The RNA shown here (Bacterial RNase P class A) has 370 nucleotides.
RNA sequence: UGGGUCGGCAAGACGGCCGCGUCAUCCGCGAGGAUGCCGAGGAACGUCCGGGCUCCGCAGAGCAGGGCGGUGGGUAACACCCACCCGGGGCAACCCGAGAGCAAGUGCAACAGAGAGCAGACCGCCACGUCGCCUCGUGCGGCGGGGUAAGGGUGAAACGGUGGUGUAAGAGACCACCAGAGGCCUGGGCGACCAGGCCUGCUGGGUAAACCUCGCCCGGAGCAAGGUCAAGCAGGGAACGUCGAGGCUGCUCGCUGAGUUCCCGGGUAGACCGCUGGAGGCGCACGGCAACGUGCGUCCGAGAUAGAUGGCCGUCCACGGUGUCGUCACGACACCCGGACAGAACCCGGCGUAGCAGCCGGCCCAUUCC
Numbered sequence: 001u002g003g004g005u006c007g008g009c010a011a012g013a014c015g016g017c018c019g020c021g022u023c024a025u026c027c028g029c030g031a032g033g034a035u036g037c038c039g040a041g042g043a044a045c046g047u048c049c050g051g052g053c054u055c056c057g058c059a060g061a062g063c064a065g066g067g068c069g070g071u072g073g074g075u076a077a078c079a080c081c082c083a084c085c086c087g088g089g090g091c092a093a094c095c096c097g098a099g100a101g102c103a104a105g106u107g108c109a110a111c112a113g114a115g116a117g118c119a120g121a122c123c124g125c126c127a128c129g130u131c132g133c134c135u136c137g138u139g140c141g142g143c144g145g146g147g148u149a150a151g152g153g154u155g156a157a158a159c160g161g162u163g164g165u166g167u168a169a170g171a172g173a174c175c176a177c178c179a180g181a182g183g184c185c186u187g188g189g190c191g192a193c194c195a196g197g198c199c200u201g202c203u204g205g206g207u208a209a210a211c212c213u214c215g216c217c218c219g220g221a222g223c224a225a226g227g228u229c230a231a232g233c234a235g236g237g238a239a240c241g242u243c244g245a246g247g248c249u250g251c252u253c254g255c256u257g258a259g260u261u262c263c264c265g266g267g268u269a270g271a272c273c274g275c276u277g278g279a280g281g282c283g284c285a286c287g288g289c290a291a292c293g294u295g296c297g298u299c300c301g302a303g304a305u306a307g308a309u310g311g312c313c314g315u316c317c318a319c320g321g322u323g324u325c326g327u328c329a330c331g332a333c334a335c336c337c338g339g340a341c342a343g344a345a346c347c348c349g350g351c352g353u354a355g356c357a358g359c360c361g362g363c364c365c366a367u368u369c370c
Stems, first nucleotide, its partner, number of pairs: 001366009012316007020039002023036005041341001045352002048350005053222004060253004065218005070084005085099001086097004100213002105211002107207002122152002124148003128144006134137001160178006179203002181200008226273004235264006246256002280299008317339001320336007
């Protein structure tokens, strides 16, 4: 210098004018007005996981259903994070993996191919039987029933690989080595696992985000939860129900114990609490490889309810374009353009997705110069 990889930052700045919302103060009988402070995000998003909180019944049991799946940690918890192991990709930095079980059972697999799951004889190879031929041989050819998975061919995949023994030809049939599997043992590691030795010819393809099996976890509903106050109204009918309604989505048990559902009609649709200071941010110290934890200090001003947080102007900045000038790349000046994705609604921790143009740093590879 070029390429790559991983991580972090930031999400235009300042000023003026107008507008919107909460709050405080003041004015007003009131409706409302004035002034002042403050007023979205890294994802506020999707609502996909996990929790807090609230109510249901004290939060129970079983089935069903759902989620998860290497090991050890972290955490309130997790499907998240950290470290490590194993497998795969990359020269490397590094990245990816629902990473238990297909040797419990069941299922599935296009095309090609003779045969696709305890397979298969199409070509080839091999003896045997039989027939034919003449050059009469250890010959050639046809037919038949056999043997053979060594060789060819098909395929993503053909029932370990290479070499030998063996055989009519062959075959883990047998032997050596290699690969894998299982069993036993030794050493290391908390562990996943790793290294090594011995034995058994055991060679049993893939697929479980296919059914399923094993292990672990999960009660349900959600701030329109739930509660308080105010205002207003008019009841009527049907069905079921203490022989058990309803109460917690499906079933059973257990518990509780009087209403529940539907239709017609009437009223209201206001205020307040919940509501935002919290598993909170930052800094330092200590422990830890790290995620994170502990201690101390410090900081914190959205809370709407049909839903406020916006718009315009000026100057400057990033980026882009054009022109002129100097110049190889590049630089200077002028003009124009110009900043994405998106937006709170109880609150947190994650994941995923969206995102214009950037800035900074670690590491790896290649190249050049010293």